Predicted 3D model of a 90-nucleotide RNA (c-di-GMP-I riboswitch aptamer) from an Anaerolineales bacterium.

RNA sequence: UCGGCGAAACGGCAAAUCCAUCGAAAGGUGGAGACGCAAAGCUAAAGGGCCUGAGGCUGGUGGAAACAGCUAUGGCAGCCAGUUACCGAA
Repeated sequence: UCGGCGAAACGGCAAAUCCAUCGAAAGGUGGAGACGCAAAGCUAAAGGGCCUGAGGCUGGUGGAAACAGCUAUGGCAGCCAGUUACCGAA
C1' cells in the first nucleotide's frame, strides 16, 4: 500500500410509532423518536427478489356498474446484489 476483518476513537445514519405533507396505493419528504446499522453512502436503466395496482386488458352484464383475475409505466438499496468510501487494534 492492497484485500479481508471490526477492537478503540472521532463522528455518521435512523426501524417501529406519532405529527405535517405529497400520492389511487405501495411508498416518498420534513419534524419528533431510536429498533438497529461498518457502508443503514450511492445505484431500481446490470440482474434476482419483494410491495402496490391508478390506468389498461380479460371475465362479469341485455348494456353498464359492483366485483374478480392479470398487468408497472409506480415503488422498496434497512432482502440479495453492483459500486465508491472514513478510522486502524488483533
Background
The sequence was found by an Rfam model in a public genome assembly.